[in-house]
Model confidence (mean pLDDT): 91 of 100. This is a predicted structure of an 86-nucleotide RNA (c-di-GMP-I-GGC riboswitch aptamer) from a Syntrophomonadaceae bacterium. NCBI's taxonomy places the organism under Bacteria, Bacillati, Bacillota, Clostridia, Syntrophomonadaceae.
RNA sequence: ACCGAUAAAGGCAAACCUGCCGAAAGGCAGGGACGCAAAGCUGCGGGUCUAAGACCGAUGAGGUUAUGACAGCCGGGCUGCCGAAG
Repeated sequence: ACCGAUAAAGGCAAACCUGCCGAAAGGCAGGGACGCAAAGCUGCGGGUCUAAGACCGAUGAGGUUAUGACAGCCGGGCUGCCGAAG
């Protein structure tokens, strides 16, 4: 350094519930633990979700679109605790 244990010390917290914010996706806080060795940070590539506004449409139905969102979808980048075996 790779790697990651029936190790130790700690850490995070899915679903769900409550409150608040948001057009929504979703976010934040509290409760709660399914899980996680980067489940720390980062929208850089892919992907997924939403569609306020804009556009198409007929002032309809419906559709297109990210400038919105997801880092606990897969990669990339940055940083980092511990130390058995190999």